A computed fold for a 90-nucleotide RNA, annotated as c-di-GMP-I-GGC riboswitch aptamer. The prediction has a mean pLDDT of 79. It was read from a public genome assembly, where an Rfam model found it. The model forms 95% of the base pairs in the Rfam consensus.
RNA sequence: UUGGAUAAUGGCAAACCUGUUCGAAAGACAGGGACGCAAAGCCACGGGUCUUCUGCAUAAAACUAUGCAAUGAUAGCCGGGUUACCCUAC
Numbered sequence: 001u002u003g004g005a006u007a008a009u010g011g012c013a014a015a016c017c018u019g020u021u022c023g024a025a026a027g028a029c030a031g032g033g034a035c036g037c038a039a040a041g042c043c044a045c046g047g048g049u050c051u052u053c054u055g056c057a058u059a060a061a062a063c064u065a066u067g068c069a070a071u072g073a074u075a076g077c078c079g080g081g082u083u084a085c086c087c088u089a090c
Base pairs, nucleotide, nucleotide: 001089003087004086011037012036016032017031018030019029020028022027035076041082042081043080045079046078047077048074049073050072052070054069055068056067057066058065059064
């Protein structure tokens, strides 16, 4: 450098369940769990999706809804960046 998930007392862990002096929410974290994963390690840089404590607009007002912005989330949505175990071939 190539290819891989057959092998490993190896790694991670979706849904769901339980919990938290977390969070407005999306969601996060911890324990259980196991659908899957060869970067399902790490980074929100581009796109996507989700959120609404916030701003603006429209619907006469309120409630509420929708749109835009902004905020936050998602690395197990995709791309990109970066580091790396094992096996394999060169």